[in-house]
RNA sequence: CAAUGAGGUAGAGGUUGCGAUCAUUAAUAGUAAAACACCAGAAGCCGAAAUGGGGCUGAUGAUGGUGUUUGAAAGGAAUGCUCGCCGAAGUUCAAAAGAUCCAUUUUCCUUUUGGGCUGGGUUUGUAUCGAAUAGGUGCAAAACUGUCACAGAUUUGUUCUGUGGAGAACUAUAAAGAGA
Numbered sequence: 001c002a003a004u005g006a007g008g009u010a011g012a013g014g015u016u017g018c019g020a021u022c023a024u025u026a027a028u029a030g031u032a033a034a035a036c037a038c039c040a041g042a043a044g045c046c047g048a049a050a051u052g053g054g055g056c057u058g059a060u061g062a063u064g065g066u067g068u069u070u071g072a073a074a075g076g077a078a079u080g081c082u083c084g085c086c087g088a089a090g091u092u093c094a095a096a097a098g099a100u101c102c103a104u105u106u107u108c109c110u111u112u113u114g115g116g117c118u119g120g121g122u123u124u125g126u127a128u129c130g131a132a133u134a135g136g137u138g139c140a141a142a143a144c145u146g147u148c149a150c151a152g153a154u155u156u157g158u159u160c161u162g163u164g165g166a167g168a169a170c171u172a173u174a175a176a177g178a179g180a
Stems, first nucleotide, its partner, number of pairs: 001179001004177001008173004014086001017085004022080004033070007043057004047107007089118010119145002122142008147165007
């Protein structure tokens, strides 16, 4: 010197950005469960399945059915306040640990680490979870929106149009190191 720019700092996308706690509400549901009565009569339970074992309850009636009375909750959702943020966060794969009556295998749940995908929300279709036509998630598509690059137009300040990329990105700041 060129703003070349590691790391850091501060910001923007949206008024349906993301997540968490709390409160209220709807639904779950007049369901599960409990008590009583009757029928009937030997099994039932310990997250799911298989094998082996162990424990608890049960003819003082297990499981099941009918009737009456009482009558929830969890997960998920909407609204509102507050808080933390902008790979916010979500999801998937692998590994490890935990939880369960014990052991093995598979699976469900929780946590951590590593890798992959997704800029953001919306709508539609499909699959799956879910009580659910609520909502979540995966895949695909459509337009919208923010950002950068390229091309063009433009009143040359900026705005518009088209195409494409991805968040380790983008904008601002100052700037180590390297180079001359």